[in-house]
A computed fold for a 75-nucleotide RNA from a Pseudomonadota bacterium, annotated as c-di-GMP-I riboswitch aptamer.
It was read from a public genome assembly, where an Rfam model found it.
The source organism's lineage runs through Bacteria, Pseudomonadati and Pseudomonadota.
Its mean pLDDT, the model's own confidence on a scale to 100, is 81.

């Protein structure tokens, strides 16, 4: 480089929910919690679903696909 991903290992992320700030609103930040994730890293100007608003707009990448990038272990 390619390929696969376990009942390892080493680290990582953090759903519900409380608690604060924020915004009209779906949210979103932070702190606490861990349901769960091998991309639950990034992107919303890649396609679809979902939600919100004052709707030629916003919001979800922990809805799915696809895309870029990376740990680690094995061939």
């Nucleotide at each position: 480089a390619c390929a696969a991903g376990a009942u390892a290992a080493a680290g990582c992320c953090a759903a519900a929910c409380c608690u604060g700030u924020u915004g009209u609103g779906a949210g979103a930040c932070a702190g606490g919690g861990a349901c769960g994730g091998a991309a639950a890293g990034c992107a919303a100007a890649c396609g679809g679903g979902u939600c919100u608003c004052u709707a030629u707009a916003g919001a979800u990448a922990g809805c799915c696909g696809g895309g870029c990038u990376g740990c680690c272990u094995u061939g």